[in-house]
A computed fold for a 75-nucleotide RNA from a Cytophagales bacterium, annotated as transfer RNA. The sequence was found in a public genome assembly.

RNA sequence: GGCUCUAUAGCUUAGUGGCAAAGCGCCUGCCUUGUAAGCAGGAGAUCUCGGGUUCGAUCCCCGAUGGAGCCUCCA
Numbered sequence: 001g002g003c004u005c006u007a008u009a010g011c012u013u014a015g016u017g018g019c020a021a022a023g024c025g026c027c028u029g030c031c032u033u034g035u036a037a038g039c040a041g042g043a044g045a046u047c048u049c050g051g052g053u054u055c056g057a058u059c060c061c062c063g064a065u066g067g068a069g070c071c072u073c074c075a
Base pairs, nucleotide, nucleotide: 001071002070003069004068005067006066007065010024011023012022013021018055026042027041028040029039030038048064049063050062051061052060
């Protein structure tokens, strides 16, 4: 330098063109010998950024940035 994959809640991940989910973690309550386990409820997201297509984009297209992998060149 070229190619491919990837970016969603604090962490790990799912998901779909029509107001975004789960587990763990966190908070509150119940229960409990107990701050554990269990049960119930709750908070938490500009879906990386910019542009395009569309009535409508987290999802499709282009570019940028970060991350991962492969290939090539020079030394």